The RNA shown here (transfer RNA) has 73 nucleotides and comes from an uncultured Myxococcaceae bacterium. Its Rfam family is "tRNA". The family's RNA type in Rfam is transfer RNA.
[in-house]
RNA sequence: GGGGCUGUAGCUCAGUUGGGAGAGCGCUUGAAUGGCAUUCAGGAGGCCACCGGUUCGAUCCCGGUCAGCUCCA
Numbered sequence: 001g002g003g004g005c006u007g008u009a010g011c012u013c014a015g016u017u018g019g020g021a022g023a024g025c026g027c028u029u030g031a032a033u034g035g036c037a038u039u040c041a042g043g044a045g046g047c048c049a050c051c052g053g054u055u056c057g058a059u060c061c062c063g064g065u066c067a068g069c070u071c072c073a
Stems, first nucleotide, its partner, number of pairs: 001072007010025004019056001027043006049065005
């Protein structure tokens, strides 16, 4: 320098023929217990890496940029 893959909640990840943003763990509130552990019920937390384009509508499609992993040189 070129090719491929990945980027979504604090962490690990899912998601879709383009229309509701989610799970587990963690955090937090309440209940059960004399207390801890544990269980149950609820809550907060995301401008879906960034910029632009297509579209009535983009996490998803297209282009570019950045970062990580990997292959080739």